[in-house]
Molecule: glmS glucosamine-6-phosphate activated ribozyme aptamer
Organism: Firmicutes bacterium M10-2
RNA sequence: ACAAAUGAAAAAGCGCCAGGACUGCGAAAGCAGUUGACGAGGACCAGAUUUUUCGAAAGAUUCGGCGGGUGAUCUGGAGGCUUGAUACAGUCUGAACGAUGGACAAAACCAUAUUGUGAAAUAUGAACAAAUCCAAAGAAGUAUCCUC
Numbered sequence: 001a002c003a004a005a006u007g008a009a010a011a012a013g014c015g016c017c018a019g020g021a022c023u024g025c026g027a028a029a030g031c032a033g034u035u036g037a038c039g040a041g042g043a044c045c046a047g048a049u050u051u052u053u054c055g056a057a058a059g060a061u062u063c064g065g066c067g068g069g070u071g072a073u074c075u076g077g078a079g080g081c082u083u084g085a086u087a088c089a090g091u092c093u094g095a096a097c098g099a100u101g102g103a104c105a106a107a108a109c110c111a112u113a114u115u116g117u118g119a120a121a122u123a124u125g126a127a128c129a130a131a132u133c134c135a136a137a138g139a140a141g142u143a144u145c146c147u148c
């Protein structure tokens, strides 16, 4: 640039609901609904595999299932770190050894308000994590070369 497809917008701890649980109506069959993960953190590129990080809450359903997926492992590639250079090895993807120490949440719950016949939903208010992260004693490849 062209062609085709799709069609509110958005969302990647995200979406969905054929089971379960629950509600309303109904004599029943059934019909119509509700619920179904709380935040923190997370992407070098390509491929493969995989029930894919961290804690909070609850103690009956955050059960069960489907789809997706920024996780993990392996292979290849790109660029870094471990040293001044190169190779290898290990490791990382704005990060790259580390004892140890430190900081950070929302929901649940409770209260109030609103909506709904109801199950429930929405909003506001207080508290409390772990990992990533931050600081950090200490530690710090192999071979060859270069420089002093």
Stems, first nucleotide, its partner, number of pairs: 014067004019063001020035006038055003044077007078093005084145005097138001100135003110125006